Glycine riboswitch aptamer from an uncultured Alphaproteobacteria bacterium, 87 nucleotides, folded computationally. It was read from a public genome assembly, where an Rfam model found it. Of the family's consensus pairs, 90% are formed in the model.

[in-house]
RNA sequence: AUAUUUUAGUUGGGAGAUACUGUUUAAAUACGGAGCCGAAGGAGCAACGACCCGGAAACUCUCAGGCAAAAGGACCAACAAAGUUAA
Repeated sequence: AUAUUUUAGUUGGGAGAUACUGUUUAAAUACGGAGCCGAAGGAGCAACGACCCGGAAACUCUCAGGCAAAAGGACCAACAAAGUUAA
């Protein structure tokens, strides 16, 4: 208890980092080189515990993703649903 949490949705907000460079393309296209970002996703770890093992993040890593705009984007807010102890 017409709530909160959870699951996904709609709307709004939403950071960071090379419009670097060689060839190429109508092109911010394709194939390379060097450099960088962390807030999709992913991985790792503390305290603690029943200690083989489990165990968190916006911390760490940078596999993936990204580095003009667009798109995406953790998270926040509002809305309307599902669900009924998960919270």